[in-house]
RNA sequence: GGGGGUAUAGCUCAGCUGGGAGAGCGCUGCGUUCGCAAUGCAGAGGUCAGGAGUUCGAUCCUCCUUACCUCCA
Numbered sequence: 001g002g003g004g005g006u007a008u009a010g011c012u013c014a015g016c017u018g019g020g021a022g023a024g025c026g027c028u029g030c031g032u033u034c035g036c037a038a039u040g041c042a043g044a045g046g047u048c049a050g051g052a053g054u055u056c057g058a059u060c061c062u063c064c065u066u067a068c069c070u071c072c073a
Base pairs, nucleotide, nucleotide: 001072002071003070004069005068006067007066010025011024012023013022019056027043028042029041030040031039049065050064051063052062053061
């Protein structure tokens, strides 16, 4: 330098071919307990890596950029 892949909640990840942003763990509050653990219920937490474009509508499609992984040289 060229090819491919990954980027979504604090962490690990899903999102099945464009329309409701989600799960587990963690966190907060309440109940159960003398207290803790465990468990039940409720809740908070997101510029979907950044920018532009296509579209009535983009996490998803196209282009560029950034970081990381991998292959070739």
Source information: The RNA shown here (transfer RNA) has 73 nucleotides and comes from an uncultured Alphaproteobacteria bacterium. Its Rfam family is "tRNA". Rfam's curators write: Transfer RNA (tRNA) molecules are approximately 80 nucleotides in length.